Two RNAs folded together computationally: RNase P RNA and transfer RNA, 449 nucleotides in total.
It holds a member of the Rfam family "Bacterial RNase P class A". Rfam classes the family as a ribozyme.
Its mean pLDDT, the model's own confidence on a scale to 100, is 78.
């Protein structure tokens, strides 16, 4: 100086014209005049709250999420630090192991609570187990230099070696042994216990155990600890035309009971038609943006974060505004002409995670060239 | 805006509790059988789990990211 990883920030700029949504002021009005006017993701809707309405006495079962330890937060499955495991590189060192340092990275309780599941291969896949092999004894045939050897056969022995398979019952070593084996010892692992550090997870010493107890819970399932539903199209308020519903009168009408010979009368129902109330559509208003905010200083803390001051208002529409050309600089492509300037457009809000992003920059590591 | 379901051969459309080589029909070729054709019967055909990872010895199937599609949401008149 190039190159990859990893985090972090920015992510075009300044003038014009003519327009949109909002808002302030002037004006009787029409209209002039001034202000504001998309993002880091405004995506996905994957967590978590704020807020509104249901719904709710207590418990008990089930159901759904989380999951080393500690902070932090309103809350979280999310940040921050630490604990271990795992990959790379570097040193110690020449090489292996091991140890110690960077950087990176992990859905990382429990498999010694119970149940199941491990295909095919293999002799066995969890109560271990004898296919080959290895080797004792007996017994048979054979050969023999008469010590033996060898072929089959039977009864044990043995997990060393070899084959399966993802995975095979602790690993190397050295003694043992008829062969062999934690059978014995050493180291390493690994249980248990004591003892020290730590808030904890975990770490370290030590001392006992010959080792017992393969994996999987992103398989039911145990532990703990957390959780009521539903969503701004949530829900409030104001209120038309039509029709429907409630009451009040009611022209009339029906025949049903009282009465009755029969008309009249009374009670019941049906009812154009007029007033009257209620709900509730269309509509319109509110919910709607001053908030876990934004900026700049200081304190406290390793950080996350949090507390104080001090200044700031920074879309809020709603079938949905942020928009279009024009000039000039910037960056890219191109010999020029001349083209191109990522990803993407709020729809109650606010804390995250995911995912998308042309280029430009700063920081960290890791590697190649060069120079001194 | 908000809630929910679903992606398997070219269509349809199974696949419970992971297991080897993923049914089935429809298709398409070529044979029977008919005088021909269809119709049936026999063989035979390639392609398919949306996509990127994870977990497991194996993953359509479990679990997470991303993509596409579909459907619901104004109490009623």
């Nucleotide at each position: 100086c190039c190159u990859g990883c990893c985090g972090g920030a920015c992510g075009g700029a300044c003038a014009g014209u003519c327009g949109c949504u909002c808002u302030u002021g002037a004006g009787c009005a029409a209209u002039c005049a001034g202000g504001a006017g998309a993002g880091g993701a405004a995506a996905g809707u994957c967590c978590g709250g704020u807020c509104u309405c249901c719904a709710c006495a207590g418990g008990g079962c089930g159901g759904c999420g989380u999951g080393c330890c500690g902070g932090c937060u309103a809350a979280c499955g999310g940040c921050c630090g630490g604990g271990g495991g795992g990959a790379u590189u570097c040193g110690c060192u020449g090489a292996a192991a091991g140890c110690g340092g960077a950087u990176u990275u992990c859905a990382c309780g429990g498999a010694a609570a119970g149940u199941g599941c491990c295909a095919c291969a293999g002799a066995a896949a969890a109560u271990a187990u004898a296919c080959c092999g290895c080797u004792u004894c007996c017994g048979u045939u054979c050969c023999c230099u008469c010590g033996g050897g060898a072929u089959c056969g039977g009864a044990g022995g043995u997990a060393a070696g070899g084959g399966u398979g993802a995975a095979a019952a602790g690993g190397u070593g050295c003694g043992g042994u008829a062969a062999g084996a934690g059978c014995g010892c050493a180291c390493c692992g690994c249980g248990g216990c004591u003892g020290g550090a730590g808030u904890a997870a975990u770490c370290c010493a030590g001392u006992u155990g010959g080792c017992a107890g393969g994996g999987c819970a992103a398989a039911c399932c145990c532990c703990a600890c957390g959780c009521g539903g539903a969503g701004c199209a949530a829900g409030a308020c104001c209120a038309a035309a039509u029709a429907g519903g409630g009451g009040a009168g009611g022209a009339g009408g029906a025949g049903c009971g009282g009465c009755c010979c029969g008309c009249u009368c009374c009670g019941u129902c049906c009812g154009a038609c007029u007033c009257c109330c209620g709900g509730g559509u269309a509509g319109g208003u509110c919910g709607c943006u001053a908030g876990a905010g934004c900026c700049a200083g200081g304190c406290a803390g390793a950080a996350a974060u949090g507390c104080c001051u001090g200044g700031c208002c920074c879309a809020g529409a709603g079938g949905a505004a942020u928009g279009a050309c024009u000039g000039u600089c910037g960056c890219c492509c191109g010999a020029a002409a001349g083209g191109g300037u990522a990803c993407a457009g709020a729809a109650a809000c606010c804390g995250g995670c995911u995912u998308a992003u042309a280029g430009u920059u700063c920081g960290g590591c890791a590697g190649g060239c060069u120079g001194c | 805006g908000a809630g929910c379901g679903g992606g398997u051969c070219g269509c349809c459309a199974a696949g419970u509790c992971g297991g080897u080589u993923a049914a089935g029909g429809c298709g398409c070729a070529u044979u029977c059988c008919u005088g021909c054709c269809g119709a049936g019967g026999g063989u035979g055909c390639a392609u398919a789990c949306g996509u990127c990872g994870g977990u497991u010895c194996g993953a359509g199937c479990c679990c997470g990211g991303c993509c596409c599609c579909g459907c619901u949401c104004u109490c009623c008149a």